[in-house]
RNA sequence: GAAGUCGGUCAGGCAGCCGCUGGGCAAGAGGUGCAGACCUCGCGCCGAGAGGAAAGUCCGGGCUCCGCAGAGCAGGAUGCCGGUUAACGACCGGGCACCGUGAGGUGACGGAAAGUGCCACAGAAAUCAAACCGCCGAUGUUCCCGAGUAUGGGGGCAGGCAAGGGUGAAACGGCGAGGUAAGAGCUCACCGCGGCCGUGGUAACACGGACGGCACGGCAAACCCCAUCUGGAGCAAGGCCAAAUAGGGAAGCAUGGGCGUGGCUCGCGCUGCUUCCGGGUAGGCUGCUUGAGCGUGCUGGUAACAGUACGCCUAGAGGAAUGGCUGCCCACGACAGAACCCGGCUUAUCGACUGGCUUCCCAC
RNA sequence: AGCGGGAUAGCGCAGUUGGCCGCACGCCAGAUUCAUACUCUGGAAGCCGGCGGUUCAAGCCCGCCUCCCGCCACCA
Numbered sequence: 001g002a003a004g005u006c007g008g009u010c011a012g013g014c015a016g017c018c019g020c021u022g023g024g025c026a027a028g029a030g031g032u033g034c035a036g037a038c039c040u041c042g043c044g045c046c047g048a049g050a051g052g053a054a055a056g057u058c059c060g061g062g063c064u065c066c067g068c069a070g071a072g073c074a075g076g077a078u079g080c081c082g083g084u085u086a087a088c089g090a091c092c093g094g095g096c097a098c099c100g101u102g103a104g105g106u107g108a109c110g111g112a113a114a115g116u117g118c119c120a121c122a123g124a125a126a127u128c129a130a131a132c133c134g135c136c137g138a139u140g141u142u143c144c145c146g147a148g149u150a151u152g153g154g155g156g157c158a159g160g161c162a163a164g165g166g167u168g169a170a171a172c173g174g175c176g177a178g179g180u181a182a183g184a185g186c187u188c189a190c191c192g193c194g195g196c197c198g199u200g201g202u203a204a205c206a207c208g209g210a211c212g213g214c215a216c217g218g219c220a221a222a223c224c225c226c227a228u229c230u231g232g233a234g235c236a237a238g239g240c241c242a243a244a245u246a247g248g249g250a251a252g253c254a255u256g257g258g259c260g261u262g263g264c265u266c267g268c269g270c271u272g273c274u275u276c277c278g279g280g281u282a283g284g285c286u287g288c289u290u291g292a293g294c295g296u297g298c299u300g301g302u303a304a305c306a307g308u309a310c311g312c313c314u315a316g317a318g319g320a321a322u323g324g325c326u327g328c329c330c331a332c333g334a335c336a337g338a339a340c341c342c343g344g345c346u347u348a349u350c351g352a353c354u355g356g357c358u359u360c361c362c363a364c
Numbered sequence: 365a366g367c368g369g370g371a372u373a374g375c376g377c378a379g380u381u382g383g384c385c386g387c388a389c390g391c392c393a394g395a396u397u398c399a400u401a402c403u404c405u406g407g408a409a410g411c412c413g414g415c416g417g418u419u420c421a422a423g424c425c426c427g428c429c430u431c432c433c434g435c436c437a438c439c440a
Stems, first nucleotide, its partner, number of pairs: 001360010012329007020049002023046003028041005051335001055346002058344005063234004070266004075230005080094005095109001096107004110225002115223002117219003132165002134161003139158007173191002176188003192214001193212002196209005238286004248277006257271004279439003293312008330333001366435006374389001376387002383420001391407005413429005
């Protein structure tokens, strides 16, 4: 210098003017009251005002209600090991497998020798086995040839084999040597596999040793088994105040029932319930933002994270606020707008800055 | 804001132990008729909303995205 890889930060900036939504101070005005005082409005001033994803609603938690959220089953979720956390399917570290020269990346990564099921077509056979082409035909039997002599040669059958070919996504360990009629873990070396022992490690696992002669194909994002977790609903949850009306009608179900926001059973509580047709009000307050909060430093930890000291306050609407104009500058500005609140994941995103590391080239 | 359901031929719908995706209407051609309709015969029409994964194989199983539809105030 080029190419790459893994993070982090920012998300046009500055100034002026006019607005918008909350909050604080407050001249002043109005109302009630004898008054102290209380309530309502409020000129003006001060300060604050969207995001890294506010999004999708895919997970988890807080909060609230369902009497307690109790027991069991069903269902659901997760799935190498260890840790972090309020919790998680998130994060961190490690193991293993695969990809990459490498930094590094990817992985729904428990169990297929508990069971059941499936593996279309093709193929002999898709897993208690079996043989289309093929190899052999030692052994048994038969036919032919030849001959002085057969323990010779050739063909067929019974039969043996699974090395090779072929089929398929996948074919019952791989490769080499021995062995054999041909073959075969039949035997042996190496590799793979399996359980056993030893060593290291908290563990996943790794390494080593001797043994077994291969039994054991794939699919669990098929049922399932094992382990762990799991009650339901959601701020339109819920609470308070005010206002108004016909506590009405029909159908269905039913006291061994029904309901209590749970799929079933039990337990507990209550006593009609469900659907449809009708009736009334559609106003206010609260929940509502100080929180597992943010920043900086230190300590512990490889890290996620935890602890501690100091500092900071940072939207809270309810037709729903953050906009408009002017000037200057540049790299000419992407995706996109809070609605109870947090922790993640996923998806969208013009770009800019910055740190660690890797590979290659050049110069000294 | 929250919660649920769906996307398969032009239209309306089926599609389970994953193995060449079907039905009705419509459309096209032929027959019938003087002609049209009815009727009969034959045919075409599908990247199964998009992307990725699991699997030998995906409309179906799993994840993400897009679009559409429905429900949701209080009182007696």